[in-house]
Molecule: transfer RNA
Organism: Candidatus Omnitrophica bacterium UBA5776
RNA sequence: GGGCUCAUAGCUCAGUUGGUUAGAGCGUCACGUUGACAUCGUGAAGGUCAGGGGUUCGAGUCCCUUUGGGCCCA
Numbered sequence: 001g002g003g004c005u006c007a008u009a010g011c012u013c014a015g016u017u018g019g020u021u022a023g024a025g026c027g028u029c030a031c032g033u034u035g036a037c038a039u040c041g042u043g044a045a046g047g048u049c050a051g052g053g054g055u056u057c058g059a060g061u062c063c064c065u066u067u068g069g070g071c072c073c074a
Stems, first nucleotide, its partner, number of pairs: 001073007010026004019057001028044005050066005
C1' cells in the first nucleotide's frame, strides 16, 4: 500500500429480506426471604446502536466517509 471483518447497556452477545416499543445473560441498586450472610424471588436504573453525512414515508439494519480493534496478501 491492497483486501476482509468487527464496533449495540458496566461486561459477553442477540437483533429474522429496512416496519409497530431496542432485548437477553451476568453485573449494579432497592424490596421480600434470614438472627446475619449467601442462595432464591420480585422490581428498577442503565443505550446519542463508535463519530459524521446520505438514501427512504421509515435505518441498529442499505450506501459513502472518518476513527479504533482483529485477520490475510505484498